[in-house]
Molecule: transfer RNA
Organism: Puniceicoccales bacterium
RNA sequence: GGGGUAGUAGCUCAGUGGACAGAGCAGCGGCCUUCUAAGCCGAAGGUCGAGGGUUCGACUCCCUCCUGCCUCG
Repeated sequence: GGGGUAGUAGCUCAGUGGACAGAGCAGCGGCCUUCUAAGCCGAAGGUCGAGGGUUCGACUCCCUCCUGCCUCG
């Protein structure tokens, strides 16, 4: 340098162009418990890697760039 793949909550990951973007774990609050853990309940937490484009509508499709990984030379 060429090709491929991934980037979404603190972490691990879902999300086939259409409802307000979700889950588990972690953290926070509460219940329970002599206390802790476990269990149960609740709330919060997101410029969806960046910038453009297509579209009535984009996390999703297209282009460029950035970062990680794999591969070819």